[in-house]
Context: one part of a larger RNA
RNA sequence: GGCACACAGUGAAUGCCUUGGUGCCAACAGGCGAUGAAGGACGUGAUAAGCUGCGAUAAGCUUCGGGGAGCGGCAAAUACGCUUUGAUCCGGAGAUUUCCGAAUGGGGUAACCUGGCGGGGGUAACGCUCCGUCGUCUUUUCCUGAAUCAAAUAGGGAAAAGCACGCGAUACCCGGUGAAGUGAAACAUCUCAGUAACCGGAGGAAAAGAAAGAGAAUCGAUUGCGUAAGUAGUGGCGAGCGAAAGCGCACCAGCCCAAACCGGAGGCUUGCCUCCGGGGUUGUAGGACCCCGACGUGGGACCUUCGACGAUAGGUCAAGGAGAUGGAAAGCUCCGGCAGAGAGGGUGAAACCCCCGUGACCGAAAUCCGAGAAGGCCCUAGGGUGUUCCUGAGUAGCACUGCACACGUGAAACGCAGUGUGAAUCCGCGCCGACCACGGCGUAAGGCUAAAUACUAGUUGGCGACCGAUAGUGAACCAGUACCGUGAGGGAAAGGUGAAAAGAACCGCUGCGAGCGGAGUGAAAUAGAACCUGAAACCGUGUGCCUGCAAGGUGUCAGAGCGGACUUCGGUCCGUGAUGGCGUGCCUUUUGCUUAAUGAGUCUGCGAGUCAGUAUGUGUGGCGAGCCUAAGUCCUUCCGGGACGGAGGCGAAGCGAAAGCGAGUCCGAACAGGGCGUCCACAGUCGCACGUGCUGGACCCGAAGCGGAGGUGAUCUACCCUUGGCCAGGUUGAAGCGUGAGUAAAAUCACGUGGAGGACCGAACCGGUGAAUGUUGAAAAAUUCUCGGAUGAGCUGAGGGUAGGAGUGAAAGGCUAAUCAAACCCCGUGAUAGCUGGUUCUCCUCGAAAUGCAUUGAGGUGCAGCGUCGCGUGUUUAUGCGUGGGGGUAGAGCACUGAAAGGGCUAGGGGGCAUACCCGUCUACCAACCCCUAUCAAACUCCGAAUACCACGCAACAGAACGCGGCAGUGAGACGGCGGGGGAUAAGCUUCGUCGUCAAAAGGGAAACAACCCAGACCAGCAGCUAAGGUGCCCAAAUCAUGCUGAGUGGAAAGGAUGUGGGAUUUCACAGACAGUGAGGAUGUUGGCUUAGAAGCAGCCACCAUUUAAAAAGUGCGUAAUAGCUUACUCAUCGAGAGAUCCCGCGCCGAAAAUGAUUGGCGAUAAGCAUGAUACCGAAGCUCUGGGCUUCAGUCCCUGGGGGCUGGAGCGGUAGAGGAGCAUUCUGAACACGUCGAAGGGUGAUGGCGACUGACCCUGGAGAGUUCAGAAGAGAGGAUGCAGACAUGAGUAACGAUAAGACGGGUGAAAUCCCCGUCCGCCGUAAACCCAAGGUUUCCCGGGCCACGUUUUUCGUCCCGGGGUUAGUCGGGACCUAAGCCGAGGCGGAUACGCGUAGGCGAUGGACAGGAGGUUAAUAUUCCUCCACUUCCGAACCUUUAGCGGGAUGGACGCAUGAGCGGAGAUGACCAGGUGAUUGAAUUCCGAGGUGAGGCCACGGCCGAUCCGCAUCAUCGAAGCGAGUGCCUAGAAAAGAUCCCGUGUAUGCUAAGGAACCCGUACCGCAAACCGACACAGGUGGGUGGGUAGAAUAUACCAAGGCGCAA
Repeated sequence: GGCACACAGUGAAUGCCUUGGUGCCAACAGGCGAUGAAGGACGUGAUAAGCUGCGAUAAGCUUCGGGGAGCGGCAAAUACGCUUUGAUCCGGAGAUUUCCGAAUGGGGUAACCUGGCGGGGGUAACGCUCCGUCGUCUUUUCCUGAAUCAAAUAGGGAAAAGCACGCGAUACCCGGUGAAGUGAAACAUCUCAGUAACCGGAGGAAAAGAAAGAGAAUCGAUUGCGUAAGUAGUGGCGAGCGAAAGCGCACCAGCCCAAACCGGAGGCUUGCCUCCGGGGUUGUAGGACCCCGACGUGGGACCUUCGACGAUAGGUCAAGGAGAUGGAAAGCUCCGGCAGAGAGGGUGAAACCCCCGUGACCGAAAUCCGAGAAGGCCCUAGGGUGUUCCUGAGUAGCACUGCACACGUGAAACGCAGUGUGAAUCCGCGCCGACCACGGCGUAAGGCUAAAUACUAGUUGGCGACCGAUAGUGAACCAGUACCGUGAGGGAAAGGUGAAAAGAACCGCUGCGAGCGGAGUGAAAUAGAACCUGAAACCGUGUGCCUGCAAGGUGUCAGAGCGGACUUCGGUCCGUGAUGGCGUGCCUUUUGCUUAAUGAGUCUGCGAGUCAGUAUGUGUGGCGAGCCUAAGUCCUUCCGGGACGGAGGCGAAGCGAAAGCGAGUCCGAACAGGGCGUCCACAGUCGCACGUGCUGGACCCGAAGCGGAGGUGAUCUACCCUUGGCCAGGUUGAAGCGUGAGUAAAAUCACGUGGAGGACCGAACCGGUGAAUGUUGAAAAAUUCUCGGAUGAGCUGAGGGUAGGAGUGAAAGGCUAAUCAAACCCCGUGAUAGCUGGUUCUCCUCGAAAUGCAUUGAGGUGCAGCGUCGCGUGUUUAUGCGUGGGGGUAGAGCACUGAAAGGGCUAGGGGGCAUACCCGUCUACCAACCCCUAUCAAACUCCGAAUACCACGCAACAGAACGCGGCAGUGAGACGGCGGGGGAUAAGCUUCGUCGUCAAAAGGGAAACAACCCAGACCAGCAGCUAAGGUGCCCAAAUCAUGCUGAGUGGAAAGGAUGUGGGAUUUCACAGACAGUGAGGAUGUUGGCUUAGAAGCAGCCACCAUUUAAAAAGUGCGUAAUAGCUUACUCAUCGAGAGAUCCCGCGCCGAAAAUGAUUGGCGAUAAGCAUGAUACCGAAGCUCUGGGCUUCAGUCCCUGGGGGCUGGAGCGGUAGAGGAGCAUUCUGAACACGUCGAAGGGUGAUGGCGACUGACCCUGGAGAGUUCAGAAGAGAGGAUGCAGACAUGAGUAACGAUAAGACGGGUGAAAUCCCCGUCCGCCGUAAACCCAAGGUUUCCCGGGCCACGUUUUUCGUCCCGGGGUUAGUCGGGACCUAAGCCGAGGCGGAUACGCGUAGGCGAUGGACAGGAGGUUAAUAUUCCUCCACUUCCGAACCUUUAGCGGGAUGGACGCAUGAGCGGAGAUGACCAGGUGAUUGAAUUCCGAGGUGAGGCCACGGCCGAUCCGCAUCAUCGAAGCGAGUGCCUAGAAAAGAUCCCGUGUAUGCUAAGGAACCCGUACCGCAAACCGACACAGGUGGGUGGGUAGAAUAUACCAAGGCGCAA
């Protein structure tokens, strides 16, 4: 270290529970608000942080009811109280009700600041304080009143009224504006959709509504439901969209004006207008007018009064005891009772009779509701005649353009709108789907109108085959909280002790800790507050076995030893597992994965084909030529059931475009013929369940985006506006000017002065050139060194402006809050995704495809093909054999078409010769036809198979065939053989045909190896036989035979070679071959030529002849040339085979790569190769034995789609089809269990093919089960899944500027870190000090150390408790205005809203009165002391100073330079007296206080008014002030302040004395307190800023002061 067992820890699953959710039902209610809402802020308790309640009358006050014993909320405790004189509590009514908010006196950064008027309090008076009131708009009335004489109007003012303003579920409703993702497989009309969103408005409902209707029968307002009907239509006639009439229901309700006419009043322009009353309201036209006639009935939606029931608190009432168990009884046992009550909850387990309730009955002082009643008021008539009058005008219609109607401009009616034009008047007008005619229907251009319908934030009550803490609301808990974001906005986690706190007295260890051990409580403490149960990952402890020469999916099969239990003593079982055989995870995706292709760290929980409508098919059930109801209504014992309802649908008849006809019909002249039907052979319909299609998000998760509409952002950044601020020091030396020179005068020159400049160098400041570091950083952009600009187009603070197809941009597509080729948030939205991933239990049967055609199609889809299931037909099928066919492939051939070699022959042509011309000739030039020889062809064929194909016959057989119907999947294929194309007769290449295998197939062989060879796995067997392939050992089986090979060939190629074996042919050979040895190898001649030479042998030509046994005008070597050697050839010797060629078998060379090599290894001369023979091995094949399942046939029993027996056949399997089951949660019924112990957890016997079942025992402590049915949020390993827990990395990296600590002492349980002391170090234009912003208590004191602090911590900016911020003068307001913002009226605009006058707000600017010292733990220009100042009030005196109107000054301004003034500060000199010191000089050291009222005290001392005393000089010199000068870019506003003029009596000034309001004020503030997620090397505006050296704020070192950077 592994396995097993036992016991712990961690952790929080599971089970049980429920206070919370969720859906629905019924009733109510459907609003609140200027009488101040909704919602908040701040307060309010004896003690009080939060929630709740309440409001300065503040967990409450008054009163009327209820109720009846305790009470002071959650929520304990102490203190103090209240209560039978009726509290707390519940209900009705009332009082109070701070501030903000429509917010409403004005303003404003919500909860704050600040006014006017009237009244009250108070003061000498002002200040101060209390109460009331003062908004805008609209309407009405009144007063006043311009331009303009009058009048009128605009305007101004006042009063009154308003159910006006805002909020709410804005859910429902009406209207205005109005998308896009998407669908159309693209997209533009179209769709999504008049949806989302925004806006306006209203109500409890809204809207619509009593026909200028509908549409063909007539009906008779509207609305809603069912149906008609997915019909008629519409539609790139695509996708889609989609009526109406009618019928059945619900509910029902009708009315009023205008006009004509009459009357009255008023007006004036005198013939009209206005107002009032009557009249009148329709289509069969009606009314007025005229005539005749009637007076009561009915109705109302109007007003007033009364008012039942009901609502808002409540009340009364039934019945049980005992025993045993137990901690506890309600469970059990025994004996009883009630019930108009056996709903439910509680009580120490399970209660009709214990408690609350339930059922029944009763009840209201007050408020609300208002069925209904009464009274009032209002309305209510018919007929006739047809002369006249009336009956809705910029209207209808028309034109153009749009919209809406289901209807997309269409033939497009009807309706609506904009613009233009523009009627008629009942003998009229509109409509009836262009239009016209006939016929019919209605009566526009005015208005009102319940019910049936829609919705639910809220109240009360109830229910659920809804959830039960990862569920159910986001939220069971102090949740829209914590937290994140500038903001809009986003948005969690987190339940359980016990019956009862009986919550652990006391003791011990420890730091008077944390934690633990005892004791005690309790039924239980392993129920101890981190608390029910307490799984797994993970981390341990103990015991048994194993493990240190051995390599891999961690198992499986075999198996020794060891340990343990039991034993019938034979053995069995449990744990471990030395050793051996075989063996490369899972998922997904693929032709194919161990793949080095994807996904997963582990565990636990959650996590994906659902629902609705419609269609179709199957099963099953009811009825059946019929079947069914829908909406709705009624009944009821009301979670439910039943009845009615036939509107309508489907079916029963078809054919036709239709009229239409009809067992037929259509085409047709047809009685022809044909098509579709009828018959033969006739069943539907409605439920339920299941399969599948379609419409919906439609199996789940996932975009980039779109697009849109609405919002939020310029605290970052870009640019702009307003108002402020900043830039050490040094250098250069323009213009101008002065002086001199110079000139006729100028010019010009020199010197000086002067101080210009997008001038120079260089700090602060701004930037960011190069490099390094950093890259899980110190830092989501920095550090260090270096570098650019640094008086300018400079930098910067504060306040503002501009924004999303928009802004801004010295322009990079840069920037617009760490986001930019279109920000962010929310919404459409569950966008879409032909794409990727994932998709959860079991068993049984069958089982594909990767092809064709088409496709904006190629990784998608449709049809067909192939699968499955059902029904039907019944041998039709594959296959084999036989017979009969056609063919034009392989092959072959050259007869055709072409190609193509040689020769012959020979036209034609070229060339040579020849040529005056006419004739010619030659040709190893090209070459037709023809002939001979030899060939080639996918697009040649005189020929021509094998197979294949077709037909017929026969046979046997099959999960065969065919037809119809339901449901699919597949349409990426791969390799191998054969036949081809492409390619290079390359590819593990590509593309066809055909067969096989893999895919979807395991087993054996090929070492290993989808596709090759063998062979198709239902299960078991320590049985047998074989296939491929094998038989030396690894490794099961032969150490067989005969040959070959000698190369480790076997176990690399072309090519090369006297390797070797076999075969064939041929030549030579006893008349003597081949090889060897001994000889010869000559002569003409040195052949001729050439050459310097060439003699066999540089070269050219020729290559004869002679002698011979034989000998080349020479095979090779050689020489300058000769010479020389040698060969051919010949003889001799030797004595038997020798040479050549071809074919076959096996070998040899060819043979060089990087970590150590492969016939698979060892190794082997066979154990290689060939041939042969006989054995054997060898698989999941075949056989045998046993078992399971499917199916067929037969038979038997029972009768049902059931069972038994016998026999046959079958059972690999991905996508997929079909069948049968298991488990989970809930429901119903029946049955049965539980404190004598349910569920859950641990273990896992037994049973089942399996999903599963779950005995005993332990834990646990209250619920749970079985059977049969039913309903589903119904099964997890994967989705870079979601949430939580726990691992690994790993005790590893790191501990955030290398400015630095050391020692001693103190405290303490403990000190590297805290405190003190002494040294040391660092900063010192800061790392010091003071402000502003921002933060918001971090400040100070006492105490503490679980967390926070990168260690420790006694310390802290952490935790607990307490304390602390004092103003007329500082800053802001009660003063002013800038940019900008708001904005009465007004202008513009679909709405929302935008702009803007008067007016107001708004500092970064203007105006404005305080200094010094002291004091606290913590504040000070604020308190105290002293000395000042400002404004106002306030007598007398004094006055016109006051008020009103008008006018003016001033406030009041740039940049650069700048003499001078100024003097913070610094340095130096100098200084009484003393010492030194005896004197002189220098130097060192000491040395400025005294007095002391009064107060405090720890008695040591401390504070301290007043008075007196306490030297000066020199040099340098910042801020500030600043005359002047120069330049061009020409440099705020208003108030306070001052002056003048006019008017003219209202006042003003003012001593003593008095008054002086609100807010800020602590602390940090270049940083540990701000912005950066941090105690973060970053960022952050202004002021002061000493010394030495130096030009300097550079740099270096120091002072004051502050630090040593949390390891």
About this RNA
Large-subunit ribosomal RNA, half A from an Akkermansiaceae bacterium, 1607 nucleotides, folded computationally. NCBI's taxonomy places the organism under Bacteria, Pseudomonadati, Verrucomicrobiota, Verrucomicrobiia, Akkermansiaceae. Its Rfam family is "Bacterial large subunit ribosomal RNA". Rfam links the family to the GO terms ribosome and structural constituent of ribosome.